[in-house]
RNA sequence: GCCGGCAUAGCUCAGUGGUAGAGCAACUGAUUCGUAAUCAGUAGGUCCGCGGUUCAAAUCCGCGUGCCGGCA
Numbered sequence: 001g002c003c004g005g006c007a008u009a010g011c012u013c014a015g016u017g018g019u020a021g022a023g024c025a026a027c028u029g030a031u032u033c034g035u036a037a038u039c040a041g042u043a044g045g046u047c048c049g050c051g052g053u054u055c056a057a058a059u060c061c062g063c064g065u066g067c068c069g070g071c072a
Base pairs, nucleotide, nucleotide: 001071002070003069004068005067006066007065010024011023012022013021018055026042027041028040029039030038048064049063050062051061052060
């Protein structure tokens, strides 16, 4: 230099055009003499950035940024 993959909650990841979710973690409560475990609940998001397509975009398209891999 060329090609490909990935970027979504604190972490690991789903979601492939129509209300953004799960597990773990956090917080509150129940239980316990107390802790852990268990159970119930609560909170947490500019979906990497900018633009485009669309009635509607995390999702499709273009450019950029970062990370990973392949070729040279």